Predicted 3D model of a 91-nucleotide RNA (c-di-GMP-I riboswitch aptamer) from a Bacillota bacterium.
Lineage of the source: Bacteria > Bacillati > Bacillota.
The coordinates come from a structure-prediction model, not an experiment, and the mean pLDDT is 88.

[in-house]
RNA sequence: CACCGAUAAGGGCAAACCUGCCGAAAGACAGGGACGCAAAGCUAAAGGGUCUAAGGUAUAUUGUUUAUGCUAUGACAGCCUGGCUGCCGAA
Numbered sequence: 001c002a003c004c005g006a007u008a009a010g011g012g013c014a015a016a017c018c019u020g021c022c023g024a025a026a027g028a029c030a031g032g033g034a035c036g037c038a039a040a041g042c043u044a045a046a047g048g049g050u051c052u053a054a055g056g057u058a059u060a061u062u063g064u065u066u067a068u069g070c071u072a073u074g075a076c077a078g079c080c081u082g083g084c085u086g087c088c089g090a091a
Base pairs, nucleotide, nucleotide: 004089005088012037013036017032018031019030020029022027035078041084042083043082046081047080048079049076050075051074055071056070057069058068059067060066
């Protein structure tokens, strides 16, 4: 230096759920709370995947409306691969 990852040291993050709040929703944020995590730090404009469908669009309807399908320009980095950065040091 690269891999690797302890029953090590010091620390870190925080799932479900609850409360508040934003949002059409998915979901985000704040507080509480810990299932887990060695990158559970960043990247969604690297690729795949998943969720949502306000708006748009197609069909049905004379129209308004309504219903159903499709659609990301909305999300998820705690789904996988990749990229960038980074603490500690036993075997």